A computed fold for a 110-nucleotide RNA from a Bacteroidota bacterium, annotated as SAM riboswitch aptamer (S box leader).
[in-house]
RNA sequence: GAUUUAUAAAGAAGGGUGGAGAGAUUAGGCUCAUGGAAACCCUGGCAACCUGCUGCAAGGAAAAGGUGCCAAUACCUAACCCGCUCAAAAUGAGUAGGAAAUGAUAAAUU
Numbered sequence: 001g002a003u004u005u006a007u008a009a010a011g012a013a014g015g016g017u018g019g020a021g022a023g024a025u026u027a028g029g030c031u032c033a034u035g036g037a038a039a040c041c042c043u044g045g046c047a048a049c050c051u052g053c054u055g056c057a058a059g060g061a062a063a064a065g066g067u068g069c070c071a072a073u074a075c076c077u078a079a080c081c082c083g084c085u086c087a088a089a090a091u092g093a094g095u096a097g098g099a100a101a102u103g104a105u106a107a108a109u110u
Base pairs, nucleotide, nucleotide: 001110002109003108004107005106006105007104013043014042015041016040017039021032022031023030026078027077028076029075044070045069046068049066050065051062053060054059074102080098081097083095084094085093086092
């Protein structure tokens, strides 16, 4: 890197270096940022996928270890399905819900 499966409205920030961007990609919004963005480092924390403990199992409890994560639902929308409202000759504008796609993370396989 690829494949499969699972998960996502909850939860968890301080410092140092840094110096203008950041929120995956494209577009449109919106938001964060010189009262200091990204990135890296240190410390702390959250969670409980793997793990170790218990149990026949379902499950339970733990957090030493391997990952992950610590603004906003994966920040929101987009193509599809199904409604509602406005407008209406037609095209259209806004919006609730669903299910995908894509990306992310974990585990297994390769």
The sequence is in RNAcentral, with records from Ribocentre.
The organism belongs to Bacteroidota, within Bacteria.